Transfer RNA from a Patescibacteria group bacterium, 72 nucleotides, folded computationally. Its Rfam family is "tRNA". It is annotated as a transfer RNA. RNAcentral holds the sequence, with entries from ENA. Its mean pLDDT, the model's own confidence on a scale to 100, is 81.
RNA sequence: GCCCUCAUGGUGAAAUGGAUAUCACGUCAGGCUUCGAACCUGAAACUCUAGGUUCAAUUCCUAGUGAGGGCA
Repeated sequence: GCCCUCAUGGUGAAAUGGAUAUCACGUCAGGCUUCGAACCUGAAACUCUAGGUUCAAUUCCUAGUGAGGGCA
C1' cells in the first nucleotide's frame, strides 16, 4: 500500500428492511430475611461518525474512524 471481517446498554450476545430494538449477567430501588446471600418485583442504561437509497435502515450503499486478520 491492497483486500477481508467486525463495531448494538457497564459486559457478553440476539434482531427477514417494518411491533415500544430483545435476552443473560451486572447496577439501582423495593419486597423477603435478625443481617446478608439466594429468590421475587420494578427502574435506569444501547445501534461508532457523516452522508445516501427507501414510505420505513441496527440491517442496504458510499466515505471516514477504531479493532482484528490476510497478502505484499